[in-house]
RNA sequence: GCGGGCAUAGCUCAGCGGUAGAGUGCUGGCUUGCCGAGCCGGAGACUCGGGUUCAAAUCCCGAUGCCCGCUCCA
Numbered sequence: 001g002c003g004g005g006c007a008u009a010g011c012u013c014a015g016c017g018g019u020a021g022a023g024u025g026c027u028g029g030c031u032u033g034c035c036g037a038g039c040c041g042g043a044g045a046c047u048c049g050g051g052u053u054c055a056a057a058u059c060c061c062g063a064u065g066c067c068c069g070c071u072c073c074a
Base pairs, nucleotide, nucleotide: 001070002069003068004067005066006065007064010024011023012022013021018054026042027041028040029039030038047063048062049061050060051059
C1' cells in the first nucleotide's frame, strides 16, 4: 500500500428496516438476629459524520479504532 472482518449497557452477547433485549455486574426494597441466597423494582448502550427511506442499531458512502490475511521497501 491492497483486501476482509468487527464496533450495541461496566463486562459477555442477541437483535439485520417499524417499542433496543438477555446474562452478569451496579443499585433500592422485601425477607434474615447479621451476611449470603431467594423474590420484587430501578438506573445504564447502538463509535462518529453524511445519504436513502414515512421510518435506520439494521441498507449505502466516508472517517476513526481494533483484529486477520497479502504485498513492497528498509
This is a predicted structure of a 74-nucleotide RNA (transfer RNA) from Occallatibacter sp.
Model confidence (mean pLDDT): 82 of 100.
Lineage of the source: Bacteria > Pseudomonadati > Acidobacteriota > Terriglobales > Occallatibacter.
It matches the Rfam family "tRNA". By type it is a transfer RNA.